The RNA shown here (transfer RNA) has 71 nucleotides and comes from a bacterium. The coordinates come from a structure-prediction model, not an experiment, and the mean pLDDT is 82. It matches the Rfam family "tRNA".
[in-house]
RNA sequence: AGGGGUGUGGUGUAAUGGCAACACGACGGUCUUCGGAACCGUAACCGGGGGUUCGAUCCCCUCCAUCCCUG
Numbered sequence: 001a002g003g004g005g006u007g008u009g010g011u012g013u014a015a016u017g018g019c020a021a022c023a024c025g026a027c028g029g030u031c032u033u034c035g036g037a038a039c040c041g042u043a044a045c046c047g048g049g050g051g052u053u054c055g056a057u058c059c060c061c062u063c064c065a066u067c068c069c070u071g
Base pairs, nucleotide, nucleotide: 001070002069003068004067005066006065007064010024011023012022013021018054026042027041028040029039030038047063048062049061050060051059
């Protein structure tokens, strides 16, 4: 320099263009001699910008980060 992959709660991952879900974790509560077990509940996420569309995590462009390949 060229080409390709990935980017979603605190962590690990899902999600056919139509309510962003699951597990672990965090917090609160119940139970309990205790709770770090069990049960109930709460909060928290689509890398940035633009475009297409009635509607974008999803499609297109660009940028950023990271990984891989070629030179």